[in-house]
Molecule: Glycine riboswitch aptamer
Organism: Acidovorax radicis
RNA sequence: GCCGUCUGGAGAGCCGCCACGGGCACACCGUGGCGCACCGAAGGAGCAAACCGCGCGCCAUGUGGGCUGUGUGGUGAAUCUCUCAGGUACCAAGGACAGGGGGAG
Repeated sequence: GCCGUCUGGAGAGCCGCCACGGGCACACCGUGGCGCACCGAAGGAGCAAACCGCGCGCCAUGUGGGCUGUGUGGUGAAUCUCUCAGGUACCAAGGACAGGGGGAG
């Protein structure tokens, strides 16, 4: 590092409209869809240094190269950035990550 298990674990809407169900009801409740706003800690995407290749330039050199020059392509981490996905009262769920104790190899 991998696989279970236990513990901790943040952020952001009780917004608007519509449909369906409940309901005497245009109240209210639930579920879903759409719109707008918002969040970053499932997943996904992006890149800095550095490294590698190629072209050009410069330097060196009887053939082996160098550049702490330039252009271009590739590789390239995160709790950074994006917000596709996901999420946005409480509860629950989910949750990167951290710790405890096991298992396989």